Notes
Predicted 3D model of a 521-nucleotide part of an RNA (small-subunit ribosomal RNA, 5' domain) from an uncultured bacterium. Model confidence (mean pLDDT): 86 of 100.

[in-house]
Context: one part of a larger RNA
This record gives sequence, C1' cells and structure tokens, in this order.
RNA sequence: GAAUGAACGCUGGCGGCGUGCUUUACACAUGCAAGUUGAGCGAGGCCGGGGAGCAAUCCCCGAGUCGAGCGGCGAACGGGUGAGUAACGCGUGGAUGACCUGCCCUUUAGUGGGGAAUAACCCGGGGAAACUCGGGCUAAUACCGCAUAAGACCGAGAGGUGAAAGCGGGGUCGCAAGAUCUCGUGCUAAUGGAGGGGUCCGCGUUCGAUUAGCUAGUUGGUAGGGUAAUGGCCUACCAAGGCGACGAUCGAUGGCCGGCCUGAGAGGGUGAUCGGCCACACUGGAACUGAGACACGGUCCAGACUCCUACGGGAGGCAGCAGUGGGGAAUUUUGCGCAAUGGGCUAACGCCUGACGCAGCAACGCCGCGUGGAGGAUGAAGGUCUUUGGAUUGUAAACUCCUGUCAGCAGGGAAAAAGGGAUAGGGCCUAUACUUCCUAAACUUGAUUGUACCUGCAGAGGAAGCCCCGGCUAACUCUGUGCCAGCAGCCGCGGUAAUACAGAGGGGGCAAGCGUUAUUC
Repeated sequence: GAAUGAACGCUGGCGGCGUGCUUUACACAUGCAAGUUGAGCGAGGCCGGGGAGCAAUCCCCGAGUCGAGCGGCGAACGGGUGAGUAACGCGUGGAUGACCUGCCCUUUAGUGGGGAAUAACCCGGGGAAACUCGGGCUAAUACCGCAUAAGACCGAGAGGUGAAAGCGGGGUCGCAAGAUCUCGUGCUAAUGGAGGGGUCCGCGUUCGAUUAGCUAGUUGGUAGGGUAAUGGCCUACCAAGGCGACGAUCGAUGGCCGGCCUGAGAGGGUGAUCGGCCACACUGGAACUGAGACACGGUCCAGACUCCUACGGGAGGCAGCAGUGGGGAAUUUUGCGCAAUGGGCUAACGCCUGACGCAGCAACGCCGCGUGGAGGAUGAAGGUCUUUGGAUUGUAAACUCCUGUCAGCAGGGAAAAAGGGAUAGGGCCUAUACUUCCUAAACUUGAUUGUACCUGCAGAGGAAGCCCCGGCUAACUCUGUGCCAGCAGCCGCGGUAAUACAGAGGGGGCAAGCGUUAUUC
C1' cells in the first nucleotide's frame, strides 16, 4: 500500500446492489418448512334437484363440495451444517468384457380368464393417555394363482422358467343387461437412448523422526457365500506373506475444489457469500420399504437430556425459516406472497412449496449523489498572534442575484404476464361426435406497490465529521504543566522559554465517514 463475513471509539443526509453466529455440531417455548390424486376404490357428511309417504323418514340423481380410510406417485429432490475424514474423500485423466437406473424419449410384442382377503364401516372389550385387541360386512390400478411368451433369463443341447389393470370421452345396436367400433391415458415383457448413480485405477493433495519399525483376515491362492457388480467384502482350507528413511505406523491439524485476497510475476495466504463433490442430522448401532436411503422433519434397539402421567406407561429431537436462552468483541423480522423462476402430485383446473421472489433491521462492504452556485473589501465585528505598526481567520460572513439534485407535500403512473380462458374457425378422425393440436378471442392473473419513473409546489431552507501537525510524513504558534500529569508504530518527548503532554488559534489529510485493534499478502 492492498484486503476483510470484521469488532471497538467518535460522528452520521439519501439511494442502488450485495453481505450479515467466523464463538457452544450448546439447549430449545411457539408457528410454519411435503404433499398430492375422486379420471384407481368402497362407504359417508353437507348442498342442490326429483320421487314415495299424513309425518318422522326412506329411495334415486349430480361436470357440486368436504374430510378420514384403502391404493398410486412424491417424500432419497429442494433447504441446513462442517462435527468427523489425511481418505480414491476431493481434483484431474482413464477403466467397467465386473454394474444398476423410477419418471422421460425411441422401437417391438401383448393387455385373455379366475380366486381369496382386508381397511374404512358396524358391534364389543382394554387403557389416564399414547394407543390397542376380538367378532362381522365390503371394493379396487391392493394381493394371489391359471393361460399365453415374439423378445428376455437359465442351459453345451434337448428343454425349462417367469407377466399384466384398468380408467376417462364419444359413436352405432339394444327395453335393459350388454355387445361392438373409435380416441386418449394407463399396465406387462423386452430393445436402444438420454440424464443420474455404483465400483476400480494412474497422478496430485498439511505438519511432526523429541513417532522407526507396523501388520494375523494380516498378504496371496483354491472353493463357496453375499452384492446390481469386482474384490478377504465374508467363511472354510492351504501357503507365509504384505508395508516401511522415495518416511510405513503413530500423533497433531484439517471437509476438498472452481475460486477469493495479495503480488510485476514466481509465489504466499485462504476455502464466507455463488457453483460442483463429500460427510453429518441429539450420541452410538441396525435394518425395513423402495428404481434410488441404511433415510434431517421414517422405523427399531441402547444411551444422555427434556416433558406428560391416574406411577402401570408414554412423548420429543431447529446443523430447515423466523424466534428464545446461553456463549461471545460480534452477526437481523416469531414479516408478505406463491405474481415470477423452479420443484412434487394431477388428464386438466388446481393444490402444496420459510426453495424462491420480495419487504424489514444493520454505514457491514462497494458504487453514486447531496449538504448549494455566482457576485461581494469600510478587508466589518469577534477570536488568535503581535516588534503594538500590524498580521491572520478571510470572499470566509453579512449583503445582492440565482438554482432546485436529495429529503418533504400533491397529482399522474409502469415493466416484470409468460399463462388461464367462455366462444368461433381450421386440421386429425369412417364420423357433422369426442379428444387433442393450430389460429383468433370477450374476460381474467402482481406479494413487491400506488413502488420505479414523470410532473407540479414551496423555499437555501432539513443534511459534516473524524484523525493528524518533532523526524519517518503533508501540516506552527500561544498559554498551562514542570521527569509531574501525560504521549508513543520506531527513534524518542516531559526535570521553567515543550512546534512531541493538555487546551486554544491556525494549518494538513480523508470525507458520510474517519481513526484504532485483529488477521493475510
């Protein structure tokens, strides 16, 4: 000199864009942060309509609506943190003839016929509660067989194994039940792809030798088990190997990288925000479900802690967003909205989304703007200094003439909107039907926000401080003090003429900041 997620002292007008627990991976009150689907299913409540009945009530219907249950998909993403980890964890380059892959895309073949249950519901029981037990009824895209098997898998071959589910719209026939045609969407088996993941390898990746030897599933082989898959990953047997001064082992520290800071560069330091990967979710362990987890807001076991209890037994996990206590020099609102972007579910409308978009707080940082401009010399008064002549503050003020940024008040007022969509036309289709696509389109969707921006009004009015002045280092005098009080980054000042302490006048530097401290180059 540059820099910072900074803090402290004094001071503080506005705006834009960013940033904001670096310390106790300490403990957490409260609210919210993952749901959705009635076009998979049965039953029910409400509303509306219709029918029967004197009425209570019962039955039927619906582009209606509601919340439980069964089922599906999601919940493995998104969000947080950096404890652990010196490791194929990360970075980079390869291998996988040793592998997996839901949703999506491509292509191919199918979607036939049956069965037995169970929740909801009803009845009864236990319990303070959490919850739970028994009996009975019922549905499905839930579950289980049979048939079929192009391709798939097993097998040297012959041969063998293994699947499915429907739902929605419309046409024709029919009194109806239903039959049949068609469109869409699902389902099953397979092929290829995209994207995603698993595993393996070369190289690189902090300090200590005041850590020199380490190792028994240890190193290798055979056989088997296990896995999506290779492998001591695991087991049995056999052999006695394997690593190490090119630093094994042990100890300490530590998430890694793109990057960021500094520097002419080489290098040094660092790993906040943003992006990629990894690890973790009260502590330790385990598996289940699933395409995917050994799963932050799932399950089980053990432990510590907190809470409820009828003492028998139960409940919980903010390193999600806010917020509280504690720790600390120190780090924000228990805000608004799904309008946009993105995600989950859904045929769609839509619902959910503390992701996200915004607002609030903080000079914490960067950038921009303002605090007025021009004229104005009896060089006023006052202050300070003085050789008492004057010098300086100083065009500074007063005064005159202007301007109108920002703030204030008043009026107007966006962009961010893409989308949705009654209806009309056209295409597809055996079809003037349905669905879907294209075009047009009444109407309609903004948290921010009456914001940005524009115009007007008034009037210099509301807006400057901080540090320094001995040398380094830009800037000097007076008074007080008298090795005292004090200053100080280094050299050093102060013991009666202190440009170095304290105050004042003057001056220098930076400026809504200025200094100090800490840390890095």